RNAcentral holds the sequence, with entries from ENA.
The RNA shown here (transfer RNA) has 74 nucleotides and comes from a Candidatus Woesearchaeota archaeon.
Its Rfam family is "tRNA". By type it is a transfer RNA.

[in-house]
């Protein structure tokens, strides 16, 4: 120095390929029910698209730039 991947709630994942309805799930956290009390269960509430920038009526999804991390390869 060149290359490929990966980046989404606190956590682990999906949605990306082919742009389109309020970005889902599970868990954790809080609250309620149930229980003598916890815990298990069973309802609910909250909470995210690495970062700038471009393209589009529309961008988690395409482009382009950096970041940050794996792995190759010199």
């Nucleotide at each position: 120095g060149g290359g490929a991947c990966u980046g989404u709630a606190g956590u682990a994942c999906a949605a990306c390929c082919u742009g389109g309805c309020u970005a889902g799930u599970a868990u954790u956290a809080c609250c309620g029910c149930c229980u003598c009390c916890a815990g298990a269960g069973c309802g609910g509430u909250c909470g995210a698209u690495c970062u700038g920038g471009g393209u589009c009526c529309a961008a988690a999804u395409c482009c382009c730039a950096g970041c940050a991390g794996u792995c190759c390869c010199a």